A computed fold for a 350-nucleotide part of an RNA from a Candidatus Zambryskiibacteriota bacterium, annotated as small-subunit ribosomal RNA, central domain. The coordinates come from a structure-prediction model, not an experiment, and the mean pLDDT is 87. It matches the Rfam family "Bacterial small subunit ribosomal RNA". Its family is annotated with structural constituent of ribosome and ribosome in the Gene Ontology. It was read from a public genome assembly. Taxonomically the source falls in Candidatus Zambryskiibacteriota (Bacteria, Bacteria candidate phyla).
[in-house]
Context: one part of a larger RNA
RNA sequence: UUGGGCGUAAAGGGUGUGUAGGCGGUUUCUUUAGUCUUCUGUCAAAAUCCGUGGCUCAACCCCGGACCUGCGGAGGAAACGGAGAGACUCGAGAGUGCGAGAGGUGAAUGGAACUCAUGGAGUAGGGGUGAAAUCCGUUGAUACCAUGGGGAACACCGAAAGCGAAGGCAAUUCACUGGCGCAUUUCUGACGCUGAAACACGAAAGCGUGGGUAGCGAACGGGAUUAGAUACCCCGGUAGUCCACGCCCUAAACGAUGAUCACUAGCUUUUCGGAGUAUCAACCCUCUGAGAGGCGAAGCUAACGCGUUAAGUGAUCCGCCUGGGUAGUACGGCCGCAAGGCUAAAACUC
Numbered sequence: 001u002u003g004g005g006c007g008u009a010a011a012g013g014g015u016g017u018g019u020a021g022g023c024g025g026u027u028u029c030u031u032u033a034g035u036c037u038u039c040u041g042u043c044a045a046a047a048u049c050c051g052u053g054g055c056u057c058a059a060c061c062c063c064g065g066a067c068c069u070g071c072g073g074a075g076g077a078a079a080c081g082g083a084g085a086g087a088c089u090c091g092a093g094a095g096u097g098c099g100a101g102a103g104g105u106g107a108a109u110g111g112a113a114c115u116c117a118u119g120g121a122g123u124a125g126g127g128g129u130g131a132a133a134u135c136c137g138u139u140g141a142u143a144c145c146a147u148g149g150g151g152a153a154c155a156c157c158g159a160a161a162g163c164g165a166a167g168g169c170a171a172u173u174c175a176c177u178g179g180c181g182c183a184u185u186u187c188u189g190a191c192g193c194u195g196a197a198a199c200a201c202g203a204a205a206g207c208g209u210g211g212g213u214a215g216c217g218a219a220c221g222g223g224a225u226u227a228g229a230u231a232c233c234c235c236g237g238u239a240g241u242c243c244a245c246g247c248c249c250u251a252a253a254c255g256a257u258g259a260u261c262a263c264u265a266g267c268u269u270u271u272c273g274g275a276g277u278a279u280c281a282a283c284c285c286u287c288u289g290a291g292a293g294g295c296g297a298a299g300c301u302a303a304c305g306c307g308u309u310a311a312g313u314g315a316u317c318c319g320c321c322u323g324g325g326u327a328g329u330a331c332g333g334c335c336g337c338a339a340g341g342c343u344a345a346a347a348c349u350c
Stems, first nucleotide, its partner, number of pairs: 004321003007304002012318001014201004021194003025088008034080001035077008048066004053061002091191001092188003095184005103177007110154001114150007125136002162169002206247006215241002220236004258317006266295011299306002323350003332343004
């Protein structure tokens, strides 16, 4: 390379936008460096294969043919592909009319809980645990009430629900703003799909500067437990958790399942639309579109299971895998303030 694979055995890039490239709807005409075909030149000989022949046979040798799958030239074909010109509407996009949503950003506001302070009232305990102790409390704690301050998170609604490309998103209101669905079939007329590179986004932790700090809480201190206890339990508690701006760029970033298109039984639940029927109205019922679940025909699978949201049947494009360890390490390069990240071996060994 051919070939085989990637839910769980090694293997889907964390996610998107998108350049090059690859691939590309229906139809007419023209053209022909792809494609097909005919002729021709060349493709040394030997070797190989086939058919004869010669050494007594064979090896070996001789003759003829095939082959030399390629390249060049000339003629022809036009289905497919390419190129050029034109047309189309079902792909794609736009318009119009509706619609749902924790999609995003900023600002304002609210109540419960917690904690702190002050005041009231009140007295000896409180707290904590398996049991205790450290700890708090007569300088008046805990429990109760009132007032004020503060920070963080938003019970119920809440759902197997919804939205988002993924990460993720949940009090309320306002402002700005992205995407999506349905209906209509008004417009454009293949404008599409995928996507190396590149760019953007990317939980948590961590880093820088400045704020903030109620609760929680790595580290740390103390009390217990224990043979020990650098833990599990308890009392404290710094960084952090929060905000602004700038970095980091990794996750079991998971559906462990790349994207797009087409096709292939159904039943049932649910969310958001539409049509018909019905109705005072809302339901209900029938059909239909887009999602989200459960169960299952065929089929697939090593099995588990998947099964119109495919892991079925096909097509296009990208990424990735090739025994275990060494190792996602060393070296080099790029990036980063650092932590480290990305790229990525070998010796040796089983």